[in-house]
Context: one part of a larger RNA
Molecule: small-subunit ribosomal RNA, 3' major domain
Organism: uncultured bacterium
RNA sequence: UGACGGGGACCCGCACAAGCGGUGGAACAUGUGGUUUAAUUCGAAGCAACGCGAAAAACCUUACCAGGACUUGACAUCUAGAGAACCUUAGUGAAAGCUAGGGGUGCCUUCGGGAGCUCUAAGACAGGUGGUGCACGGUUGUCGUCAGCUCGUGUCGUGAGAUGUUGGGUUAAGUCCCGCAACGAGCGCAACCCUCGUCGUUAGUUGGUUAUAACGGUAUACUGUUAUAUACCUCUCUAGCGAGACUGCCGGUGAUAAACCGGAGGAAGGUGAGGACGACGUCAAAUCAUCAUGCCCCUUAUGUUCUGGGCUACACACGUGUUACAAUGGCUGGUACAACGAGCAGCUAACUCGCAAGAGCAAGCAAAUCUCUUAAACCCAGUCUCAGUUCGGAUUGGACUCUGCAACUCGAGUCCAUGAAGUCGGAAUCGCUAGUAAACGCAGAUCAGCACGCUGCGUUGAAUACGUUCCCGGGUC
Repeated sequence: UGACGGGGACCCGCACAAGCGGUGGAACAUGUGGUUUAAUUCGAAGCAACGCGAAAAACCUUACCAGGACUUGACAUCUAGAGAACCUUAGUGAAAGCUAGGGGUGCCUUCGGGAGCUCUAAGACAGGUGGUGCACGGUUGUCGUCAGCUCGUGUCGUGAGAUGUUGGGUUAAGUCCCGCAACGAGCGCAACCCUCGUCGUUAGUUGGUUAUAACGGUAUACUGUUAUAUACCUCUCUAGCGAGACUGCCGGUGAUAAACCGGAGGAAGGUGAGGACGACGUCAAAUCAUCAUGCCCCUUAUGUUCUGGGCUACACACGUGUUACAAUGGCUGGUACAACGAGCAGCUAACUCGCAAGAGCAAGCAAAUCUCUUAAACCCAGUCUCAGUUCGGAUUGGACUCUGCAACUCGAGUCCAUGAAGUCGGAAUCGCUAGUAAACGCAGAUCAGCACGCUGCGUUGAAUACGUUCCCGGGUC
C1' cells in the first nucleotide's frame, strides 16, 4: 500500500423481511455425470458448466467407429506433355472407385501462340475439427451499470508512499454544494443514440372517413360485404420534421448552498418507462473445434473419399423445463377482442373430398393491397358432482397422412382402442416491486421434414414492501 477479520461506523441491492408463483415428490422432454459400447466425436465444470457451443444429428451435417478405396491428393500456386470443354456406353461394385471403349473438335490470334477447362508425370508443396487457451491475437463471461480507477504540477515523507479522492451535507452516481496544501485534468457516472407515452406540422396510398349503388340480415331506419367517386384527410393509422420536462414555478426544511419534502399546471415530474452502451482491473476464467497464429507432431496417413453404423445406448444420479394431480375445473355447443413478424424452389384464399392429419383443383400476392391469420384464456348456455373420476395423459396395439433417394436403428402428425404414475410434494431451494409476477395464446430464426427449447409479440392482470436486527453480495471511512 493492499487483502482479510465470527472488529467498529455509514450506505446500497428481490439480500433479508412482507407477499405471489414455482423447483425439490409423479410421468415425459432436454442437457450433464456415470456405466455400457466397435464408436457412443469434441468442448463447457461453484456462482459465471449442465434446453450451454448446437438458430434444427435419419443420409449430409460429422469431427467418432467398422469395412471398401485414393496418394501432388477433395482445395491453392508453379513446371512439362497431351487433349477443347463436354457428352456418353459396357463390366464390376453397397457406393466411392477401378477397368475397357465411343462421340466431339469451340473462342481470340501478329499463326509463334494465348485465355479457360480436363487428363497424365515428377516434385516443390497441399492437407490435418492432431497437441498446447499455461506461448498468443481476436472475441466472450464474471465481479457489475458496482461507482469507482488514475494522471500532471505542487506540497509532505529518508523511502515505500501520502495528499488531491479524506471531512460536513446530498445524490441512483467521485452526482452536486461547502470546507480543506492543494490546483487542475483524464477514463468511468450522467447526457448525446433507439423504442414507447402527449401535441403540432407535412404527406394521404395499399390506410381512414363520407356519399351513391348492388346484394344480404325482417321493412325506406339501422347494420354487414362488395363496387364506384376528379369526394375529403376532421378522426384512426402510417412516417419524416418539430415542440414538450428544466427541480422551470409556488410553499416548507436546510448553512443564505447543494439538495430534500409537499403542491400547482401538465400526456408525462424529479433518471418519465424500457433498450443499446460495461472504467482501471480480477479469475494463468472460456475458446487453438468460428477465425487467425508461434512451437511441436502426422505425411500411401493423425490427410482425402464412400457405404453402413454411432452421436438417439441405460441398473442409476443431478440440472433445466413441459404436462398434471382438477370444480377459480374438465367436456360439448355458441360467440368477442390483438400485436410483433414472415412469404416466389415461397405464403397459399375460395370451392370439393376426407372423422382428421391431409389431398385435389385453383384465385391473389415480391405484399399498409394477397396469404399465413378463425388468436387463446375471456363471455353465454348445457353437462359432469368430488371419484384415481367425463381429472390426468404416459405407455402399448391397429389403421393412416406428410416431408424426403431413404423414416428399421432414428422424424413429425392424425384417427380408433388402451388409460401408468400422479390426490399439491421432506430437508432444502429459485424468480419477481407494475402493465411487473402469474396466466393465455401468436409470430419468427434454424428448417425438405422435425420445438415442451430460444428470441420476440400482444391479451387478462394482481399481492406486498413495517423495516434494515439477521443471511448473501457490493461500496466508503